c-di-AMP riboswitch aptamer (ydaO/yuaA leader) from an uncultured Verrucomicrobia subdivision 3 bacterium, 157 nucleotides, folded computationally. It was read from a public genome assembly, where an Rfam model found it. Its mean pLDDT, the model's own confidence on a scale to 100, is 77.
């Protein structure tokens, strides 16, 4: 270096975003089979609105009050929801740093190591919240280090 032979077990991931059932149309000679945001309806997973109770009802600057509580004038700020996707400092903008947060292939726990902290929506409205009411089941992806404990399928015995 070439060549031959044995050996090695499998499981997809992010997300709520899945499964079946009927009925329409399309493929098929046909069909008991694929397909199809076409239509309806179940389960199952998810978000929103939505009572008592409890919770909140802004800042700053003046006036009153001994003071404080209150109350009055002025000035300045809207509010919320999905989702991990946040908060502080810092940079003329970009950016950079501390913390925190999510994700890394059966689960959970340490550890090391990589990645990401975005985007979207409601319109002056919405705190929790039983009944109840209403919505959505999509989009993107190719990772898979070590070490304890637990599990699921196969296969052999």
């Nucleotide at each position: 270096u070439a060549g031959g032979c044995c050996c090695a077990g499998c499981a997809g991931c992010c997300u709520a975003g899945u499964u079946c059932c009927g009925g329409g149309c399309c493929g098929c000679c046909g069909c008991u089979c694929g397909g199809u945001u076409c239509c309806g309806g179940a389960a199952a997973c998810g978000g929103g609105g939505g009572a008592c109770c409890c919770a909140u009802c802004g800042u700053c600057c003046g006036g009153u009050g001994u003071g404080g509580a209150g109350c009055c004038g002025g000035a300045c700020c809207g509010g919320g929801g999905c989702g991990a996707a946040c908060g502080g400092c810092u940079u003329u903008u970009u950016u950079g740093c501390c913390g925190g947060g999510g994700c890394c292939a059966c689960u959970u726990u340490c550890a090391a190591g990589g990645c990401c902290c975005a985007g979207c929506c409601c319109g002056u409205c919405a705190g929790c919240u039983a009944a109840c009411c209403u919505c959505g089941u999509a989009g993107g992806c190719g990772a898979a280090u070590g070490a304890a404990a637990g599990g699921g399928c196969a296969a052999u015995c």